[in-house]
RNA sequence: ACCUUAUUAAGAGUGAUGGAGGGAAUAGGCCCUAUGAAGUCCAGCAACCUAUUAAGUUAGGUGCUAAAUCCUACAGUUAGUAAGCUGAAAGAUGAGGA
Numbered sequence: 001a002c003c004u005u006a007u008u009a010a011g012a013g014u015g016a017u018g019g020a021g022g023g024a025a026u027a028g029g030c031c032c033u034a035u036g037a038a039g040u041c042c043a044g045c046a047a048c049c050u051a052u053u054a055a056g057u058u059a060g061g062u063g064c065u066a067a068a069u070c071c072u073a074c075a076g077u078u079a080g081u082a083a084g085c086u087g088a089a090a091g092a093u094g095a096g097g098a
Base pairs, nucleotide, nucleotide: 002097003096004095005094006093007092008091013042015041016040017039021032022031023030026073027072028071029070043065044064045063048061049060050059051058069090074087075086076085077084078083
């Protein structure tokens, strides 16, 4: 990298460091950011897996901590050029497989 499956509108920072980007990729939008981006540490949230407990109770393995996975892209549909709804695809994360 590939396959299967579950979840994907809840939740979680006025911390330290760092010093210019960031919101997966392409495109279009819309945002965050020197009142400090990414990254790292700490802290926290959650409860997928393992063990454990009277109890997410505790420990470990991941994960996560702006906005629905920020929104749209494909199909169907309400409507009729404004705006919505449903589903898929793609992505992300866990567990399993080959």
Predicted 3D model of a 98-nucleotide RNA (SAM riboswitch aptamer (S box leader)). Its mean pLDDT, the model's own confidence on a scale to 100, is 85. Its Rfam family is "SAM riboswitch aptamer (S box leader)". Its family is annotated with regulation of gene expression in the Gene Ontology. From the family's description: The SAM riboswitch is found upstream of a number of genes which code for proteins involved in methionine or cysteine biosynthesis in Gram-positive bacteria.